[in-house]
RNA sequence: CCGUGCUAGGCGGGGAGUUAGCGGUGCCCUGAAUCCGCAAUCCGCUAUAGCGGGGCCGAAUCCCCUCCCGAGGGGCGUGUCGCGCGGCACGCCCCGCCGGCCGGGGCGUUGAUGGUUAGGGUCCCCCGCGGUGUCGGUUCGUGAACCAGGUCAGGUCCGGAAGGAAGCAGCCUUAAGCGGGUCCCGGCAGGCGCGGUGGGAGUUCCCUGACUUGAGUCCCAGUCGGCGUAAGGCACUGCGCGACGCACCUCGACGGCGGGUGCACGG
Numbered sequence: 001c002c003g004u005g006c007u008a009g010g011c012g013g014g015g016a017g018u019u020a021g022c023g024g025u026g027c028c029c030u031g032a033a034u035c036c037g038c039a040a041u042c043c044g045c046u047a048u049a050g051c052g053g054g055g056c057c058g059a060a061u062c063c064c065c066u067c068c069c070g071a072g073g074g075g076c077g078u079g080u081c082g083c084g085c086g087g088c089a090c091g092c093c094c095c096g097c098c099g100g101c102c103g104g105g106g107c108g109u110u111g112a113u114g115g116u117u118a119g120g121g122u123c124c125c126c127c128g129c130g131g132u133g134u135c136g137g138u139u140c141g142u143g144a145a146c147c148a149g150g151u152c153a154g155g156u157c158c159g160g161a162a163g164g165a166a167g168c169a170g171c172c173u174u175a176a177g178c179g180g181g182u183c184c185c186g187g188c189a190g191g192c193g194c195g196g197u198g199g200g201a202g203u204u205c206c207c208u209g210a211c212u213u214g215a216g217u218c219c220c221a222g223u224c225g226g227c228g229u230a231a232g233g234c235a236c237u238g239c240g241c242g243a244c245g246c247a248c249c250u251c252g253a254c255g256g257c258g259g260g261u262g263c264a265c266g267g
Stems, first nucleotide, its partner, number of pairs: 001267006009057003012030004020046005034054005063260003067256002072251004077246011091234003095228007103220005114212008122201004126196005132189006139180004148173004156165003
């Protein structure tokens, strides 16, 4: 060096999560890699950290180690944007009030505005009318084994008979009661409406009249200024969540460089 037979070992790895920890089942990445059984309120183990049972390869492209690359995952920080929950001193908007100016329109010497006065709107009481509710009457229906009425078959009683008497059932009627209707009549009630030459209170405001004053006054739109700040929007700001970007830390598949690892026999 070659051949044969073996052995260690291998026949996927990694991240997050879970766990005291390790590995697996499930998720994700890588990319092509033996089969069966087990398993998320889970399964198997304990630092040599899946277990059990088969099969194949087997000392190197394949097993082991360092380093590089770096798919992908995780952590922390930060920036932008979005969403949610708050804060809001200041600023802007919105809103409200007051004032000035400009414009348009209405009313106004047939009297604007202001003042005085009377009445009304307002409140309480009373009264009237209406309405509503309720009760009673009225009305309709029903309604009595006998102790309501009428008529009383049959039967009963009196009578020699003619005739008479009481009277059940049935039928008709009705009382109390019960039920319906609400046209009409009456009583009562009120967080009902309208009204009154009624009584009282009040008059900041609105309306009307009278007297007086004598030229403004009202509405709309714009603009400027001041004040307010109840609620809100923007901006600003605190916290949380999410997406994307960046920086750092960390694990790291695939791939790459290098190194390491046997035994027996024969030639």
Description
Model confidence (mean pLDDT): 78 of 100. This is a predicted structure of a 267-nucleotide RNA (Bacterial large signal recognition particle RNA) from a Solirubrobacterales bacterium. Taxonomically the source falls in Solirubrobacterales (Bacteria, Bacillati, Actinomycetota, Thermoleophilia). The sequence was found by an Rfam model in a public genome assembly. It matches the Rfam family "Bacterial large signal recognition particle RNA". On this family, see Rosenblad et al., Nucleic Acids Res 2003: "SRPDB: Signal Recognition Particle Database". The family is grouped with related families in Rfam's "SRP clan". Rfam's curators write: The signal recognition particle (SRP) is a universally conserved ribonucleoprotein involved in the co-translational targeting of proteins to membranes.